A computed fold for a 73-nucleotide RNA from a bacterium, annotated as transfer RNA. Its Rfam family is "tRNA". Rfam's curators write: Transfer RNA (tRNA) molecules are approximately 80 nucleotides in length.
RNA sequence: GCCGCCUUAGCUCAGUUGGCAGAGCAGUGCUUUCGUAAAGCAAAGGUCCCGAGUCCGACUCUCGGAGGCGGCU
Numbered sequence: 001g002c003c004g005c006c007u008u009a010g011c012u013c014a015g016u017u018g019g020c021a022g023a024g025c026a027g028u029g030c031u032u033u034c035g036u037a038a039a040g041c042a043a044a045g046g047u048c049c050c051g052a053g054u055c056c057g058a059c060u061c062u063c064g065g066a067g068g069c070g071g072c073u
Stems, first nucleotide, its partner, number of pairs: 001072007010025004019056001028042004049065005
């Protein structure tokens, strides 16, 4: 220098022929217990890496950029 993949909740990751953003764990509250743990229940938690474009509508498609990983030279 060229090519490919990844970026979504605090962490690990789903999700999409374009149409309400999700799970597990962690944290919080409650139930239970003499008390804790475990278990159960509930609620909360998001600039879907950034910018632009297409579209009635973009996490999703297109372009550019950033960061990370890998390959080739």